Background: This is a predicted structure of a 75-nucleotide RNA (transfer RNA) from a Candidatus Woesearchaeota archaeon. Its Rfam family is "tRNA". The family's RNA type in Rfam is transfer RNA.
[in-house]
């Protein structure tokens, strides 16, 4: 140095290939219920403007650029 690949709540993950307008599961967390209490169960809730900027487009997480950061390949 050239190529390819991730990167969405504390943590993990879906959606991205084919753009649709509340961003969805799990775990943890935190309320009430249940129990003698705790764990488990049950019912709720809060928690991500989607790695950072721009650009397209009525509309972007998604298409493009150009940039960080992990990870793998070649030299």
């Nucleotide at each position: 140095g050239g190529c390819c690949u991730c990167a969405u709540a504390g943590c993990c993950u879906a959606g991205c290939c084919u753009g649709g307008a509340u961003a969805g599961g799990g775990c943890g967390c935190u309320a009430g219920c249940c129990u003698u209490c705790u764990a488990a169960g049950c019912u709720g809730g809060a928690g991500a403007u989607c790695c950072g900027g721009g650009g397209u487009u009525c509309g972007a997480a998604u298409c493009c650029c150009c940039g960080u950061g992990g990870g793998g390949c070649c030299a």